[in-house]
RNA sequence: ACCACGAAAUGGCAAACCGCCGGCGACGGCGGGACGCAAAGCCACCGGUCCAUACAGCCCGAAUAGGGCCAGCGGACAGCGGGGCCGUCGAA
Numbered sequence: 001a002c003c004a005c006g007a008a009a010u011g012g013c014a015a016a017c018c019g020c021c022g023g024c025g026a027c028g029g030c031g032g033g034a035c036g037c038a039a040a041g042c043c044a045c046c047g048g049u050c051c052a053u054a055c056a057g058c059c060c061g062a063a064u065a066g067g068g069c070c071a072g073c074g075g076a077c078a079g080c081g082g083g084g085c086c087g088u089c090g091a092a
Base pairs, nucleotide, nucleotide: 005090006089012037013036017032018031019030020029021028022027035079041085042084043083045082046081047080048077049076050075051074055072057069058068059067060066
């Protein structure tokens, strides 16, 4: 120095919940607040979860009436897992 690892210290972030604001919503921003976090820094690439809608499709129906179901569409989550990029400290 690097890889692995995670004691200590210096700093950092901030779940739930509350307030205000934005959004149909999942959720996001700001302030308060700390459950936790060595990547809880960044990226929706893969899987996943969630939201919205119902074009296509399917179902009910005598129906060209009406109704119902459902993402192959669009979106949210990086604090669900994997992956990528970057990165603080140094005991065992």
Model confidence (mean pLDDT): 88 of 100. The RNA shown here (c-di-GMP-I riboswitch aptamer) has 92 nucleotides and comes from an Alphaproteobacteria bacterium. Lineage of the source: Bacteria > Pseudomonadati > Pseudomonadota > Alphaproteobacteria. It was read from a public genome assembly, where an Rfam model found it.